This is a predicted complex of two RNAs, RNase P RNA and transfer RNA, with 464 nucleotides together. It holds a member of the Rfam family "Bacterial RNase P class A".

[in-house]
Order: sequence, then C1' cells, then structure tokens
RNA sequence: CGAGUCGGCCGGGCGGUCGCGUCGGGAUGUCUCCGACGAGGAAGGUCCGGGCUCCACAAGGCAGGGUGGUCGGUAACGCCGACCCGGAGUGAUCCGCGGGACAGUGCCACAGAAAACAGACCGCCUUCGCGUUCUUCGCGGGGGUAAGGGUGAAACGGUGGUGUAAGAGACCACCAGCGCCCCAGGUGACUGGGGCGGCUAGGUAAACCCCACCCGGAGCAAGGUCAAGAAGGGCCCGCGAGAGCGGACCCGCGCAGGCGAUCGAGGGCAGCCGGUCCGAGGCCUGCGGGUAGACCGCUGGAGGCUGUCGGCAACGGCAGCCCUAGAUGGAUGGCCGCCACUCCGCGCGAGCGGAGAGACAGAACCCGGCCUACACGCCGACUCGUCCA
RNA sequence: GUCGCACAGGCCUACCAGGUGAGGCACCUGUCUUCCAAACAGGGGAACCGGGUUCGACUCCCGGGUGCGGCUCCA
Repeated sequence: CGAGUCGGCCGGGCGGUCGCGUCGGGAUGUCUCCGACGAGGAAGGUCCGGGCUCCACAAGGCAGGGUGGUCGGUAACGCCGACCCGGAGUGAUCCGCGGGACAGUGCCACAGAAAACAGACCGCCUUCGCGUUCUUCGCGGGGGUAAGGGUGAAACGGUGGUGUAAGAGACCACCAGCGCCCCAGGUGACUGGGGCGGCUAGGUAAACCCCACCCGGAGCAAGGUCAAGAAGGGCCCGCGAGAGCGGACCCGCGCAGGCGAUCGAGGGCAGCCGGUCCGAGGCCUGCGGGUAGACCGCUGGAGGCUGUCGGCAACGGCAGCCCUAGAUGGAUGGCCGCCACUCCGCGCGAGCGGAGAGACAGAACCCGGCCUACACGCCGACUCGUCCA
Repeated sequence: GUCGCACAGGCCUACCAGGUGAGGCACCUGUCUUCCAAACAGGGGAACCGGGUUCGACUCCCGGGUGCGGCUCCA
C1' cells in the first nucleotide's frame, strides 16, 4: 500500500423566540404568571424469560408444549460467557435445534438389474445343445461371480498381495471405522496411549418415537375504589299462632329463554381422569339501551454512574454519589443565530476561506434478553499478500 | 395496548405424517355464426419474503412482512 476478519462509540451542543404535557408555587372562579422536569438505542416486532395482579391453594396422574455438547453466570430464560466436538477458510475468524438410528415403527421419489440383513443389466468364468468346424465365432438354456462398467444424494470398508475356472475378508499385511476393557490428564464435555474382538455396521428423529430436564391459567382492557342508597330482590337473626314487623349483611342497566337450592347450577379462563376447595337470586345464551367518565394500580427500580476487590470471562461483593417522562385521542415540536463534524484549497503553525451530510424511528404497568430498522461520521484489535529499510 | 388466526394464478377452493402443484369461474387463441353469446378444441399465468434441515420443502424449523378477528364500563 492492497485485500479481509472481529469488536465498540456517537445518534449533535449552546443561546434566543413561538408552542405542548406533568408537577410545585403565586394569584384566582377556570384564566393567567413564575419555576423545575420532559423519549430511545432500538421506545419497534411482541419472539422468549421474570416481577406484579386476579383466579381458594398453584398441589396429583395422563395428555400437551418447550429445551437438548459440557461447566458456569443469572430472579429466570430458548439469553450470556468460557471450553469441547464436527464443518468451512492459507489465516484472523466464522457456522452448528450439537442427546439417542444395536428400544421399536415408518420413509428413501426419478433413474437404475438391484434401495436395506439387497441385487445378475452389460461384463467375467464355466457347462450343455445346435450351426459352422482345426481352434475361434454365433444363437439358445443352466450354473458361478459384486473385481470392472453404467444409474443415483446414497450400491453393504480402502490399497496391495495370496488364492481361484473367474472371483470374493475366503485368507494375509497396512490403513480407516465400530464395540468392549485398562492406564493417564481434565470439575466435565472430551483428549492421549495400550490391549482384545468380530471383519464393516447406509441416511433420515427441524418423521413418529425413546431418554433427561422444565412448564397451572389469564393478562394493567389484570385488578380495585367512587356506591351509601332508592325501585326491586335474596339470605340470616329476633318477636309473633299466622299474616307480618324490626335489625344486620349482600346483589342490583333492561327484556326474553334455559338451568339451578346441599342429591347443588356453575367455577378453579386449552383437554381428560381422580381428589379437593369455592359456591348462590346465582350462572349460561341471545337481543336491546346508555356511557366513551374520575381516582388508585403508575413509576425509586433484579435503577444508574464512579472507584475498588474476586473471576480468563459472563458476572458478583463492598463503598460513595445521583433521582431522571407518566399522557388517556394520547405532551416532548417549529424557526433563527453561533459552534461542533466531514471533504477540498492555502499556511511551518495557531488558523483562514469554500463546499456538504444529518437516518431509523415516538414511551403507555415495569424489568432482563433476542430479532429487526438505522444517515453523516469516529475508534480499536487482528490476519493474509506485496514492496522498502 | 394485549391475545389469537390466516397468507397459493385476477377471484374461490383442493392435495400432501416431504417426491414433476389439481379443479371451477375469469382471460387469450382457434372452429362455428352475417355478428355476438353459447358450445367445442387448445393455451398462458400461482405457494407472502429470506434463511436452515434434507438427496429433495407449498408441506418441517427459525426470522421478517401483510391482512383479519376477539378482549373495556353500567360508575
């Protein structure tokens, strides 16, 4: 200098002015003044995990769903870190849903003779018959053979030799691979070495399935308050012969239909079984009306920053400091000026002049991740090649 | 906001525990007809996008995109 790999940062700043939302204060009948604060790295997709709330408890079996190398981290995870194994690359580095195919079942289209404990199409060898006949050769039938050809994603170890009519793990040597055992290292996945065995075992589990581990459901439109009552209704207690009266509690927008009083409707928000619990003017279905409310939940939290210690790291412990949006048709915006940023030119330099870019996108209960989108720019580490010293 | 479902020619709908995507309507061309329609014959055109598993993916898995639907109160 060229080519490339990996990781990270920023997501403009200040001032003025016109507006918006929340909170506090002043003033005050509702309008106005002052002050403080006011989006993100993804607030997004809603793909995982948790907190929180309700379902009595969240507890059994089956079914169902999920995860899948090992060891750690974490509140938890399908996330993260380190390592192991396999694959790609000269390399930095990258990719892997990475348990099991001797538990069982299924599938392997087309092509091909044959597709799973296989198979004789061509070829090779041999034999019989016929023709020809010296052999050879041709036709037809039988047998042997997986070394060669051809098909395919895949053809039942590879190379060499012995052997044979031709061949074949039929036998031998080496190599690859499989199973078992032993030794050494490692927390472990696994790695290295040695011995024995039978000679060879196809692929597919992101097909059913088996193994190990995990999972109750719904979701802030969760859930609660304003609500005490009246019309009306239920249940309990007391008095009374009874009608009824009194008190306490609960429900309550209306209509229609159905079911239902302890032998219990219905419920435990995806199913079944069993158990258990809750449970009443209640539950289910349909139709219709009204409203488009206020408050709580609602933001201080597995919070952030800095330092230090432990750890290879993810992360954790300790100390100090800081407080930073809460709307409910949904605020956080527009304009102007200066600076910063990049490039070009000038200058030894401080600097001067000119030109230019600015994206993706907008919190809605809150966190930890993943994934996706992203302009102008910036930084670091490493690899390979070439040249120069 | 949250939960769920579906994507196949222009429209509607099949198939598939993985093996050359089928049908109807519509469209085009030809025959018939004076012309049109009908009828007959023939034809073109499709799995939302990307990646993975597999010899092979519309189908199985992952990510993204688009569209649709349910869920509030009786104060």